The part of an RNA shown here (large-subunit ribosomal RNA, domain II) has 696 nucleotides and comes from Navicula ramosissima. The source organism's lineage runs through Eukaryota, Ochrophyta, Naviculales, Naviculaceae and Navicula. RNAcentral holds the full RNA, with entries from ENA.

Context: one part of a larger RNA
RNA sequence: ACCAAUAAGUUUAUUUUAGUGGCGAGCUUAAAUAGAAUUAAUAAUAUGUAGGCGAAAAAAAUUUAAGUAUUAAAAUGUGCGUUUUAGUCUCUGAAAUAAAACCCGAAACUAAGUGAUCUAACCAUGAGCAGGCUGAAUUUUAAAUUUCGAUUUAAUGGAGGGCCGAACCCGUGUAUGUGGAAAAAUACUGGGAUGACUUGUGGUUAGGAGUGAAAGGCUAAUCAAACUUAGAGAUAGCUGGUUUUCUGCGAAAUCUAUUUUAGUAGAGCGUUUGAGAUUAUUCUUUUUUUGGGGUAGAGCUCUCAAUAAAUUAUGGGGAUGAUAAUCUUACUGACUUUAAUGAAACUUCGAAUACAAAAAAAAGUUAUCAAGCAGACAAACAAUGAGUGCUAAGAUUCAUUGUUGAGAGGGAAACAGCCCAGACUACUAGUUAAAGUCCUUAAAUACAAUUAAGUGUAAAAAGUGUGAAAAAGUGUUGACAGUCGAAAGGUAGGCUUAGAAGCAGCCAUCCUUUAAAGAAAGCGUAACAGCUCAUUGAUAGAGCUUUUUUGCAUUGAAAAUUUAUAGGGACUUAAAUUGUUUGACUGAAACUGUAGAUUUUACAAAAACUUUUGUAAAAUGGUAGCAGAACGUUCUGUAAGUUUAAGAAGGUUUAUGGUUACAUAAAUUGGAAAAAUCAGAAGCGAUAAUAUUGGU
Numbered sequence: 001a002c003c004a005a006u007a008a009g010u011u012u013a014u015u016u017u018a019g020u021g022g023c024g025a026g027c028u029u030a031a032a033u034a035g036a037a038u039u040a041a042u043a044a045u046a047u048g049u050a051g052g053c054g055a056a057a058a059a060a061a062u063u064u065a066a067g068u069a070u071u072a073a074a075a076u077g078u079g080c081g082u083u084u085u086a087g088u089c090u091c092u093g094a095a096a097u098a099a100a101a102c103c104c105g106a107a108a109c110u111a112a113g114u115g116a117u118c119u120a121a122c123c124a125u126g127a128g129c130a131g132g133c134u135g136a137a138u139u140u141u142a143a144a145u146u147u148c149g150a151u152u153u154a155a156u157g158g159a160g161g162g163c164c165g166a167a168c169c170c171g172u173g174u175a176u177g178u179g180g181a182a183a184a185a186u187a188c189u190g191g192g193a194u195g196a197c198u199u200g201u202g203g204u205u206a207g208g209a210g211u212g213a214a215a216g217g218c219u220a221a222u223c224a225a226a227c228u229u230a231g232a233g234a235u236a237g238c239u240g241g242u243u244u245u246c247u248g249c250g251a252a253a254u255c256u257a258u259u260u261u262a263g264u265a266g267a268g269c270g271u272u273u274g275a276g277a278u279u280a281u282u283c284u285u286u287u288u289u290u291g292g293g294g295u296a297g298a299g300c301u302c303u304c305a306a307u308a309a310a311u312u313a314u315g316g317g318g319a320u321g322a323u324a325a326u327c328u329u330a331c332u333g334a335c336u337u338u339a340a341u342g343a344a345a346c347u348u349c350g351a352a353u354a355c356a357a358a359a360a361a362a363a364g365u366u367a368u369c370a371a372g373c374a375g376a377c378a379a380a381c382a383a384u385g386a387g388u389g390c391u392a393a394g395a396u397u398c399a400u401u402g403u404u405g406a407g408a409g410g411g412a413a414a415c416a417g418c419c420c421a422g423a424c425u426a427c428u429a430g431u432u433a434a435a436g437u438c439c440u441u442a443a444a445u446a447c448a449a450u451u452a453a454g455u456g457u458a459a460a461a462a463g464u465g466u467g468a469a470a471a472a473g474u475g476u477u478g479a480c481a482g483u484c485g486a487a488a489g490g491u492a493g494g495c496u497u498a499g500a501a502g503c504a505g506c507c508a509u510c511c512u513u514u515a516a517a518g519a520a521a522g523c524g525u526a527a528c529a530g531c532u533c534a535u536u537g538a539u540a541g542a543g544c545u546u547u548u549u550u551g552c553a554u555u556g557a558a559a560a561u562u563u564a565u566a567g568g569g570a571c572u573u574a575a576a577u578u579g580u581u582u583g584a585c586u587g588a589a590a591c592u593g594u595a596g597a598u599u600u601u602a603c604a605a606a607a608a609c610u611u612u613u614g615u616a617a618a619a620u621g622g623u624a625g626c627a628g629a630a631c632g633u634u635c636u637g638u639a640a641g642u643u644u645a646a647g648a649a650g651g652u653u654u655a656u657g658g659u660u661a662c663a664u665a666a667a668u669u670g671g672a673a674a675a676a677u678c679a680g681a682a683g684c685g686a687u688a689a690u691a692u693u694g695g696u
Stems, first nucleotide, its partner, number of pairs: 001696006011099009021089003026053003032047003057064002067080004102241002105238001109231006120205009129195001131164003134160001139155002142153004168192003173188004207223001209219003244630006254267005269375001270373006283364003286360006297349001298347002303343003307339004315331001316329005379404010409420003424596004429592003435586003438569003444582001446581001447579004456571001462555013482539005488512003493507003518533001521532003597620011631685001633682005642674002650669008
């Protein structure tokens, strides 16, 4: 990993409720006794009226009683009762409570015991340490020196938690090994190796206790409290699992409270039954009418903030004066005025929606109350209005709506929450929605314009290309652009200056000749010179110039595995973009058609007492969950019956029937039991629990 088997709402008691049957102002027995067949227990049945519930309540109670308590006493006060006579017992279903209480699952806690053959420390008694090196104290009737105390040298000697290094003990680094040869090793390398050394044997100390050169280490592969057994099926608001079918309806992820936010309770939302109800205008939609509001917007009257200017009080500085006061100012700048502003906690104003009430009509629908049973109280995204945040987040918190949740189908390449659309079943029938129509890929290589950027197929300011529209101006009295010419004189204007001649700078900026030409717009020179421009002539012959708005495109535009921001191919009068284009097309489980099933309601008929049949209409997605109807398994009765060696059950294969769980038949195998019908009782149904056991 696979297969098979096993594996989870049970039982008892009490209570409540629904149904069922008995009796009924009553209902009912409990213990116990008797009790046929039978070995016996026991069951049916009979006896048993102790007790319980109900028919009356109030009060703490004496007690009173359709009343009673409250009071010193009373109430026309207040509380609880009375007014409506239905209960009680058995059985069945459901739920609650107490019990292990649907099943498996802790870490832990407590008690009593067992462990020091591992290991920690200690006690007793034994054992072990090749070889080599170093050379302390000590000693000397040795030598030398001497201050005669001693010192040095030599010899002697053999100390040391001394040195090197085997046995022995340890375990530094690396590699291997890592379901290993080994639940800690192997190889190489390394530390100690006469010591706080190593070691044999025997013994002592233990579970909140021991021992510890102390690491929370060790105490039998177990240690921040060992192991074994018991309490014990501890408890688990937490995780996982919880077994056949079909039918009807179908949620919630909110509010309030909570040592509460992983839970629970009440309410809201679901379901079933009954009443309401052969009903009450109950609700929804539409129209009309009547309402209140202070949001969006707007505004500045108020409040707060804030801009500019005017007038100017007060204050500060200066002057005169030195008591008062007067004059003044690059200061300050209240109030007022003018103009122009912002505001969730501003409002002289003020919508749309929404909400409430009433009326009318049509269509549809059910509210409501009571009782039983729930689930749920972690929500998600999208659009809109807001808060927090960075007007960040697939962020977070509210409100309104939708979808998902619990919703399949088509589209968005793929894609719970987006768009279309709500799947009873069948059909190789038709029409459409969203979205699409070159190929992939069903359907247009349809129509008109734009784009040249592969823009389309991510982004700003700013610049650029090109299309369209509009306005203004100019033009055959010749424009715009180009080409060939002219562009002068007074004068080098005056001043300044070394110089200043159109062109460093200052002032002025006139006149003349002309078709036209600035006391000069730019380059240039030391200053001149020189070259252009404005202005003007000729040539040529039809539009040109400027501005505004706008469509498309372009630069701006840099990122990390690989094109990687059209799904791909690929696409350029398109297969891109735009469009008041189209009696073009494709396209879904939508709608329609044909056939069928079921449910509910209504009507009709039949049977006979709750069922069947027919017709019509509507309905039939579904998690948690509620309700209903069925299938199968084992056993019991039915059954001293039925099937079966002329072949039971079981296995294998095939066929048929049924909406399904399943049923029936045949063939074959098998070799001895099976089991219709109608009832009853359950150890009653497994693809799932890191399930358990077995097998491979």

The gene name in the source record is rrl.